[in-house]
RNA sequence: AAAACUCUUCGGGGUCGAGUGUGAUUCUCAACCGGCGGUGACAGUCCGCGAACUCUAUGCUAUAGAGCCGAUUCGGUGAAAUUCCGAAACCGACGGUAAAAGUCCGGAUGGUAGAAGGUUUGC
Numbered sequence: 001a002a003a004a005c006u007c008u009u010c011g012g013g014g015u016c017g018a019g020u021g022u023g024a025u026u027c028u029c030a031a032c033c034g035g036c037g038g039u040g041a042c043a044g045u046c047c048g049c050g051a052a053c054u055c056u057a058u059g060c061u062a063u064a065g066a067g068c069c070g071a072u073u074c075g076g077u078g079a080a081a082u083u084c085c086g087a088a089a090c091c092g093a094c095g096g097u098a099a100a101a102g103u104c105c106g107g108a109u110g111g112u113a114g115a116a117g118g119u120u121u122g123c
Base pairs, nucleotide, nucleotide: 003121004120006118007117008116009115010114017029018028019027031103032102033092034091035049036048037047038046044090045089053067054066055065056064057063058062072088073087074086075085076084094106095105096104
């Protein structure tokens, strides 16, 4: 220094303002937000992972497997960028609600991709 085991901690942000209406942070105008790993150079939109949702098996509320799983272009610089700079776009689970939600409330004081640190083994 590589590897394995195990423990601890951490591990998702966001409707200013205005309009209509009995009623909307849900509609309209407008505003705002961007998990984790990877990548020839920094990514919500590339590749992959995760939450959610559906199904199946075990069997009894959890484990395993499968499915599902959104969205970007143009120009510039450069050795290299769908990642930077400029411009213009686009996307966002389920349930709830006096009215349709990426942003409110809820499952969730949950779970997870993973990150950091420590112990032990071993070489």